[in-house]
Molecule: Bacterial RNase P class A
Organism: Deltaproteobacteria bacterium
C1' cells in the first nucleotide's frame, strides 16, 4: 500500500421562533374551601442502541397447590460467572481457513424399535454383476491350448454409491482372506504420569472391528405450576337490585304551588334512613434501581468488592416535533496554479407504555484499535 480478520464506539453541534407531554413555584377567579376545577404566568425535565422481535430468564402481583407418580416441555462436552438463564466468559474435543480466526444441538447407536432415496448383483449378524480359481461336460484346434454351458471357491481387482464390514506391507493360498505375522489408525480392557474436570500422552492386552442417522422415535441426566401492570390495591357516584330500622294506607306518609306556616291540589301506596356488594370515575402500583458514572483493588476473563459523585420521561391510546440560521458530514457542478472559495442536493434503522439481565433481527453516513497474509521501499 492491498487484501483480511476481531473489538469497541458515534448516530449531527449551538443558537433562535412556535409548539406537545409531564413536573414545581407564583397570581387571578369558581366551589360543597387542610382541597378541588378554570384562566394566566414563570423556572427546569422529556427516547434508543436497538426504546423493536416478544425468543429465553428474573423481579414483582394475584390464582391454584399435602406428597408422589404417570404424562408433556425444554437443555444436554468441563469448570467459573450470575437473583436466574436456553446467556456470558475461560477452556477441552471436533471441523474450516496459507493465517489472524471463525463454525460446532458436542449425552447414549456392543437397550430397544427403525430408517439408510438415487445407482448398483448385494445397504447391514451383507453381497458373487464383471473379474480371478478349481472342477466337470461339449465344441474348436497347428496337441500347448483356447470358447461356450453347468457346480463350487473367492471380498486382492472392477464397477455403482454419500457410505461396501480397517490400511499398507510380508507370509500363505488352486485363487484368496486377520488365515498368519509386523507397522499404522480406531475401540474395549488394566495400569502409570499431567490436569480440580471435559481431557491429553505413555506402557501392555484382547478381539481383529464395532458403517451412519436420536433439532426420528426412544434411553439416561438436570430443571420446569398457571396468568400478566388489562397482574393488583385502596377510595367510590347515579340507576337498579339485596338486607336491615324507623314511618305510613282515610287517624292520609311522600310530592307540587319559588324559603317556612296556613291553605290547597296531586296521592288508595308505598316513602325516609343506614349498611353492604359491584359499575362508571378516582388515587396507588409507576419507576431510586439485581440503577449510572468515576476512581481504586481482586481475577485470565466473565465478574465481584470497596469508595466518591449523580438522580435521568413516567403518559394512560400515548407528548419528546416543526421551521429558519450558522458550522461540521457526504454527494455532484461550477471557478482557481496550488491553498481554496460559490452553488444545488442528501442524511439511516427506528421510537418507552411495570421494571431488569440476555440472545436475535434492522441501520445512511462515519471513527479508533489489536492482528493476519501479500507486495514495495530503507
Nucleotide at each position: 500500500g492491498a487484501a483480511g480478520u476481531c473489538g469497541g464506539c458515534c448516530g449531527g453541534a449551538u443558537g433562535g421562533u412556535c409548539g406537545c407531554c409531564g413536573g414545581c413555584c407564583c397570581c387571578c377567579u369558581u366551589c360543597c374551601c387542610a382541597g378541588a376545577g378554570g384562566g394566566g404566568g414563570g423556572c427546569g425535565g422529556g427516547a434508543g442502541g436497538a426504546a423493536a422481535g416478544u425468543c429465553c430468564g428474573a423481579g414483582c402481583a394475584c390464582c391454584a397447590g399435602a406428597g408422589g407418580g404417570c404424562g408433556g416441555g425444554a437443555u444436554g462436552c468441563u469448570g467459573g460467572c450470575u437473583a436466574a438463564c436456553g446467556g456470558c466468559c475461560a477452556g477441552g474435543g471436533g471441523g474450516g481457513g496459507c493465517g489472524a480466526c471463525c463454525c460446532c444441538a458436542c449425552g447414549g447407536a456392543a437397550a430397544g424399535c427403525g430408517c439408510c432415496a438415487c445407482a448398483g448383483a448385494a445397504a447391514g449378524c451383507a453381497g458373487a454383476c464383471c473379474g480371478c480359481c478349481g472342477u466337470u461336460u461339449c465344441c474348436c484346434c497347428c496337441c500347448g491350448g483356447g470358447g461356450a454351458g453347468g457346480c463350487g471357491g473367492u471380498a486382492a481387482g472392477g464397477g455403482u454409491g454419500a457410505a461396501a464390514c480397517g490400511g499398507u506391507g510380508a507370509g500363505g493360498u488352486a485363487a484368496g482372506a486377520g488365515c498368519u505375522c509386523a507397522c499404522c489408525a480406531g475401540u474395549c480392557c488394566g495400569g502409570g504420569c499431567g490436569g480440580c474436570g471435559a481431557c491429553g500422552c505413555c506402557c501392555g492386552g484382547g478381539g481383529c472391528u464395532a458403517g451412519g442417522c436420536a433439532a426420528a422415535c426412544c434411553c439416561c441426566a438436570u430443571c420446569c405450576g398457571g396468568u400478566g401492570c388489562a397482574a393488583g390495591a385502596c377510595c367510590a357516584a347515579a340507576u337498579a337490585g339485596g338486607g336491615a330500622g324507623g314511618c305510613g294506607u282515610u287517624u292520609g306518609a311522600g310530592g307540587g304551588c319559588g324559603g317556612c306556616c296556613c291553605g290547597u291540589c296531586c296521592g288508595a301506596a308505598g316513602c325516609c334512613u343506614c349498611c353492604g356488594g359491584g359499575u362508571a370515575g378516582g388515587u396507588c402500583g409507576c419507576u431510586g434501581g439485581a440503577g449510572a458514572c468515576g476512581c481504586c483493588g481482586g481475577g485470565c476473563a466473565a465478574c465481584c468488592g470497596g469508595c466518591g459523585u449523580c438522580c435521568u420521561a413516567g403518559a394512560g391510546g400515548a407528548a419528546u416535533g416543526a421551521c429558519c440560521a450558522u458550522c461540521g458530514c457526504c454527494g455532484g457542478g461550477c471557478c482557481a496554479u496550488c491553498a481554496g472559495g460559490c452553488c444545488c442536493g442528501g442524511a439511516a434503522c427506528a421510537g418507552a407504555a411495570c421494571u431488569c439481565g440476555g440472545c436475535u433481527u434492522a441501520c445512511a453516513g462515519g471513527c479508533c484499535g489489536g492482528c493476519u497474509u501479500c507486495g514495495c521501499u530503507c